Small-subunit ribosomal RNA, central domain from an uncultured bacterium, 347 nucleotides, folded computationally. The RNAcentral record of the full RNA draws on ENA, Greengenes and SILVA.
Context: one part of a larger RNA
RNA sequence: CUGGGCGUAGAGCGCACGCAUGCGGCUACCUAAGUCAGAUGUGAAAGCCCCGGGCUUAACCUGGGAACUGCAUUUGAAACUGGGUGGCUAUAGUAUGAAAGAGGAAAGCGGAAUUUCCCGCGUAUCACUGAAAUGCGUACAUAUUGGAAGGAACACCGAUGGCGAAAGCGGCUUUCUGGGUCGAUACUGACACUCAUGUGCGAAAGCGUGGGGAGCAAACAGGAUUAUAUACCCUGGGAGUCCACGCCCUAAACGAUGUCAACUAUGCGUCGGGUUGUAUACACUCGGUGCCGCAGCUAACGCAUUAAGUUGACCGCCUGGGGAGUACGGCCGCAAGGUUGAAACUC
Numbered sequence: 001c002u003g004g005g006c007g008u009a010g011a012g013c014g015c016a017c018g019c020a021u022g023c024g025g026c027u028a029c030c031u032a033a034g035u036c037a038g039a040u041g042u043g044a045a046a047g048c049c050c051c052g053g054g055c056u057u058a059a060c061c062u063g064g065g066a067a068c069u070g071c072a073u074u075u076g077a078a079a080c081u082g083g084g085u086g087g088c089u090a091u092a093g094u095a096u097g098a099a100a101g102a103g104g105a106a107a108g109c110g111g112a113a114u115u116u117c118c119c120g121c122g123u124a125u126c127a128c129u130g131a132a133a134u135g136c137g138u139a140c141a142u143a144u145u146g147g148a149a150g151g152a153a154c155a156c157c158g159a160u161g162g163c164g165a166a167a168g169c170g171g172c173u174u175u176c177u178g179g180g181u182c183g184a185u186a187c188u189g190a191c192a193c194u195c196a197u198g199u200g201c202g203a204a205a206g207c208g209u210g211g212g213g214a215g216c217a218a219a220c221a222g223g224a225u226u227a228u229a230u231a232c233c234c235u236g237g238g239a240g241u242c243c244a245c246g247c248c249c250u251a252a253a254c255g256a257u258g259u260c261a262a263c264u265a266u267g268c269g270u271c272g273g274g275u276u277g278u279a280u281a282c283a284c285u286c287g288g289u290g291c292c293g294c295a296g297c298u299a300a301c302g303c304a305u306u307a308a309g310u311u312g313a314c315c316g317c318c319u320g321g322g323g324a325g326u327a328c329g330g331c332c333g334c335a336a337g338g339u340u341g342a343a344a345c346u347c
Stems, first nucleotide, its partner, number of pairs: 004318003007301002012315001014201004022193001025088007033081002035077008049065006092188004097182002103177007110154001115149004120144001126135001162169002206247006215241002220236004258314006267291009296303002320347003329340004
C1' cells in the first nucleotide's frame, strides 16, 4: 500500500460557506499524455529457478538455459481516462407568475398577571407546610374598590403543525431583508458534487464597559427534617436572568445516524402548491413532515423511498480498559478556560 468499520459496542467535526485537492452528464471529430500491442537496446557477475556435469554422497564447485515482472527509444491501436474543437439538455442556474411560513433585523403599540407606591373601605390575622417554625401584621397587614409606576414574559389559537444550515424562532402593526416550494413557458448550456487549510454563525452559563432590575433565583442567612443534613421542604436574599456593544466557542450542540446523487412493495395521516373533473368528496402529481410495513440489511434492538437497503463521489473519524481529554509544547482568550494532544506505569 491493500484489507475492516463509525444509530445503541471505539468511531460523523455543533452547523454552514468555500480556495486548493479529488471526482464529474449526453454526443461528433481531432490528439495520443495515461492505457494496450509489437520491435530494438539495456537490465554486470554471483545468487534464486530449470536441465546437465565434478568431488564415493551431501553441503560445495561448475556448464547451459530461463528469469530479471524494470527503463529508454521506436512503430502502431484508439474502446476507456485525460487534452483540444463543435454541438445537446435530462445536472445546475436565471427570468416571469402564484401561494405558505414563530426565517432574520429595527422601530412602535397592546392586554392579562406579579410586585411596589397612593387614596378609600375594613379588622385580626396573613403566609407556608406532611406537620410546623422562621417570616408578615394594631406603626392597621391579608382580603377588597379606584389610581399610578416599572420590568419581564406573551394564556387561548397551538398541532403528531410551520420556518431556519445548525444554534434556534411564538402578542399585534409597520419598514428593511434572506431562503425554500409549486405552475407554465423562455433563456444559459455541465456552469455540477465534495472539501484538508481557511472564513463565518453558534443554546445556556461565564467575562468586560454602560444601562436596567418586576418576578424568579446560584452564593449566602435563618427555620424545619435528620443520627448528621454543608441537601431535598419553608421564609428571605443578592450575582445573574433583561438591553446595547465587545468577548467566550462549549453541550446528551442528538436523529447519539456527514454532504450530494441514482435506484428499490404497499397502506394510513398531515402541511404547502398544482392538474382533471360529475368540484366540501375522490383520483393523479411535485415538495415537506409523521405512523405502519414487504424485500433487503442488522449481533440484536430495530431501519425500511426522510434507509441503518442496493450503489457511486468526496470529506471527517475509530484501532483494548485505566492513566487522560490529563501533562508538556504550540495556537487562541481579559480571565474562566478552549483547541491540538502524548508517555511512563498498570490490568